[in-house]
RNA sequence: GCCGACGUAGCUCAACGGCAGAGCUCCUGAUUUGUAAUCAGGGGGUUAUCGGUUCAAAUCCGAUCGUCGGCUCCA
Numbered sequence: 001g002c003c004g005a006c007g008u009a010g011c012u013c014a015a016c017g018g019c020a021g022a023g024c025u026c027c028u029g030a031u032u033u034g035u036a037a038u039c040a041g042g043g044g045g046u047u048a049u050c051g052g053u054u055c056a057a058a059u060c061c062g063a064u065c066g067u068c069g070g071c072u073c074c075a
Base pairs, nucleotide, nucleotide: 001071002070003069004068005067006066007065010024011023012022013021018055026042027041028040029039030038048064049063050062051061052060
């Protein structure tokens, strides 16, 4: 330099055009002498950024940035 995959909650990941969710974590309460465990409730998101298509975009298209992998090794 070329090609490909990926980027979503604090972490691991779903949702593949039609209300952004789950598990873990965190907070509160119950239970316990206390902690852990368990149970109930709750918080947390500009879906990497910008633009386009569409009635409607996390999802499709383009560019940029980042991570990972493969190829090329030129000047």
Annotation:
Predicted 3D model of a 75-nucleotide RNA (transfer RNA) from a Deltaproteobacteria bacterium. RNAcentral holds the sequence, with entries from ENA. The prediction has a mean pLDDT of 80. Its Rfam family is "tRNA".